[in-house]
RNA sequence: GGGGAUAUAGCUCAGCUGGAAGAGCACCUGCUUUGCAAGCAGGGGGUCGGCAGUUCGAGCCUGCCUAUCUCCA
Repeated sequence: GGGGAUAUAGCUCAGCUGGAAGAGCACCUGCUUUGCAAGCAGGGGGUCGGCAGUUCGAGCCUGCCUAUCUCCA
């Protein structure tokens, strides 16, 4: 320098045919316990990497950029 893959909650990851975002763990509150852990109930937390484009409508499609991983040289 070129090809490919990935980027979604604090972490690890889902997300169908474009109709507007979820899980587990973690965190907070309550119950339970002498207390801790575990368990149960509830709750908070999102610029879907960034900027544009297409569309009535984009996490999802297109282009460029950034970061990481990988392959070729």

The RNA shown here (transfer RNA) has 73 nucleotides and comes from a bacterium. The coordinates come from a structure-prediction model, not an experiment, and the mean pLDDT is 81. The sequence was found in a public genome assembly.